This is a predicted structure of an 82-nucleotide RNA (SAH (S-adenosyl-L-homocysteine) riboswitch aptamer) from Sedimenticola sp.
It was read from a public genome assembly, where an Rfam model found it.
The coordinates come from a structure-prediction model, not an experiment, and the mean pLDDT is 78.
It matches the Rfam family "SAH (S-adenosyl-L-homocysteine) riboswitch aptamer". The family has 52 seed sequences and 1,354 matches in Rfam 15.1. For this family Rfam cites "Riboswitches that sense S-adenosylhomocysteine and activate genes involved in coenzyme recycling" (Wang et al., Mol Cell, 2008).
The source organism's lineage runs through Bacteria, Pseudomonadati, Chromatiales, Sedimenticolaceae and Sedimenticola.
[in-house]
RNA sequence: UUCCCCGAGGAGCGUUGCAACAGAUGGCAUUGCCACCUGCCAGGCUCGGGAAACCCGUUCUGUACAACGACGCUCCCCGUUU
Numbered sequence: 001u002u003c004c005c006c007g008a009g010g011a012g013c014g015u016u017g018c019a020a021c022a023g024a025u026g027g028c029a030u031u032g033c034c035a036c037c038u039g040c041c042a043g044g045c046u047c048g049g050g051a052a053a054c055c056c057g058u059u060c061u062g063u064a065c066a067a068c069g070a071c072g073c074u075c076c077c078c079g080u081u082u
Stems, first nucleotide, its partner, number of pairs: 001053002004050006010075006018044001021039003025035004043068001
């Protein structure tokens, strides 16, 4: 760094539907790609931990625990005002 898994970022309900995913149809021509429709869909993001692979690395020490998350409503938490 990549993929996967786990945890966290307060909670619930409703709405929309980009990507991804699934299905159908069609096209290209190949073990796939594209177009379109339908379904589903608002933790897909960030941080921390774990395993594997790859890359880097002389050693030691120190620091940090957050920032975000379509629209509407409700609750929780904190602060302020009355």